This is a predicted structure of a 476-nucleotide part of an RNA (small-subunit ribosomal RNA, 3' major domain) from a metagenome. The RNAcentral record of the full RNA draws on SILVA.
Context: one part of a larger RNA
RNA sequence: UGACGGGGGCCCGCACAAGCGGUGGAGCAUGUGGCUUAAUUCGAUGCAACGCGAAGAACCUUACCUGGAUUUGACAUGUAUGGGACAGGGUAUGUAAAUAUCUUUCUCUUCGGGGCCGAUACACAGGUGCUGCAUGGCUGUCGUCAGCUCGUGUCGUGAGAUGUUCGGUUAAGUCCGGUAACGAGCGCAACCCUCGUCAUUAGUUGCCAGCGGGUAAAGCCGGGGACUCUAAUGAGACAAACCCCCUAUGGGGGUGGGAAGGUGGGGAUGAUGUCAAGUCAGGAUGGCCUUUCUAUCCAGGGCUGCACACGUGCUACAAUGCCUAAUACAAAGGGAAGCAAGACCGCGAGGUGGAGCAAAUCCUUAAAAUUAGGCCCAGUUCAGAUUGGAGUCUGCAAUUCGACUCCAUGAAGCCGGAAUCGCUAGUAAUGGCAUAUCAGCUAUGGUGCCGUGAAUACGUUCCCGGGCCUUGUACA
Numbered sequence: 001u002g003a004c005g006g007g008g009g010c011c012c013g014c015a016c017a018a019g020c021g022g023u024g025g026a027g028c029a030u031g032u033g034g035c036u037u038a039a040u041u042c043g044a045u046g047c048a049a050c051g052c053g054a055a056g057a058a059c060c061u062u063a064c065c066u067g068g069a070u071u072u073g074a075c076a077u078g079u080a081u082g083g084g085a086c087a088g089g090g091u092a093u094g095u096a097a098a099u100a101u102c103u104u105u106c107u108c109u110u111c112g113g114g115g116c117c118g119a120u121a122c123a124c125a126g127g128u129g130c131u132g133c134a135u136g137g138c139u140g141u142c143g144u145c146a147g148c149u150c151g152u153g154u155c156g157u158g159a160g161a162u163g164u165u166c167g168g169u170u171a172a173g174u175c176c177g178g179u180a181a182c183g184a185g186c187g188c189a190a191c192c193c194u195c196g197u198c199a200u201u202a203g204u205u206g207c208c209a210g211c212g213g214g215u216a217a218a219g220c221c222g223g224g225g226a227c228u229c230u231a232a233u234g235a236g237a238c239a240a241a242c243c244c245c246c247u248a249u250g251g252g253g254g255u256g257g258g259a260a261g262g263u264g265g266g267g268a269u270g271a272u273g274u275c276a277a278g279u280c281a282g283g284a285u286g287g288c289c290u291u292u293c294u295a296u297c298c299a300g301g302g303c304u305g306c307a308c309a310c311g312u313g314c315u316a317c318a319a320u321g322c323c324u325a326a327u328a329c330a331a332a333g334g335g336a337a338g339c340a341a342g343a344c345c346g347c348g349a350g351g352u353g354g355a356g357c358a359a360a361u362c363c364u365u366a367a368a369a370u371u372a373g374g375c376c377c378a379g380u381u382c383a384g385a386u387u388g389g390a391g392u393c394u395g396c397a398a399u400u401c402g403a404c405u406c407c408a409u410g411a412a413g414c415c416g417g418a419a420u421c422g423c424u425a426g427u428a429a430u431g432g433c434a435u436a437u438c439a440g441c442u443a444u445g446g447u448g449c450c451g452u453g454a455a456u457a458c459g460u461u462c463c464c465g466g467g468c469c470u471u472g473u474a475c476a
Stems, first nucleotide, its partner, number of pairs: 001476002003473003007470007015460002019423005026315008034306002042053002064301007073124001077123005083117002088103006106115003126290002129288003135284001137279003140275001142273001147186006153162003166177003192267004197235007207224002211222003238261001241255006317416001321375006333364003338357002343352003382413001387408007429452007
């Protein structure tokens, strides 16, 4: 000087407390461990692994296993020799990859040669083989916590200290005062994006107040720019105004104005460093290993196995509910090998057909809610697992191993032990919609969007994590 302490002081954070809803019990989905297996490819392992890499494992992917096949090789560059082709098509063998064979067939030229191609020989290719404890790059984490440093000066023999401590204050090493320090840098804040208010400009594909026309109805038509909206520019908020308090160029409390008030809400943004944290399987890369194999191609299988254990979720156990019918209100996205309306067929998944749309124009039903009726507290008109049958769609192909529909079947489950998680406002809870990946889909996952919309916070004694000062130390 640090680190540590079941030392002290001060202060924060959904850390506790106050509340609301979960997990832990059930069934299923999914990931992991274990077990099994020819193989169940590999990685991730307290927080910070476990709906993680994977924003899509039937084949492919695919790295694993079994079997078959190739050896200058699936791919790159070069040298030497050689040829006129290569590609394409047919036949035979083979599950396939591939092998054999038949047929057709080059080009530029300065005439030296070049382009392209196969064969042979050689240099070499190849490796998802090992090492993340050899690395770069990227990432997680403490933590969006308020810290981390430097120059000059001063003090100390020196390691170092000071500044950065102290008194206040703040979300903040934020600012003020004081001060052997004076300044500065990386962080904080601001600058950026978005939401909330207004103005101006611009009106098509959007809008329709007033005017005219028109319909069963409809901005449907003429027209209009008022309004909504769209999308560009600007305004607006700065403790700015007034009052009070504290010593204060600062801070706190209140009032008014305002769409918004004390960082207005949200996002992006992650200092010095810590964990030899993670990644050699995204890609790059040193070293080591391999080279008729640890490389390459193909068929089938496996990654989906199942006594069990754990994590994350979905659906429920019902009456604030379930079922039936009617009626209403979104936002944000996506669409050409695509989205697909009306119509017709089917109980339905879906099929036939194809108007319109490269899109503010066309397509994409919001559901909870509301109204009316039924159920009458039961393992039920709750719940939907499992199983049988019949089908639809995608795809070369749904047996291992897809999703969906219809009929039948109708399991556990009556609110969950110890324990444990999330959340402070348009939040939790709850309802649906869209989308990336994608032929299809095991999506209940991820990422977004809007609808309905709470309760509670006395407070900081305690648990957890963190910051500053101080103190002790047999630690470095």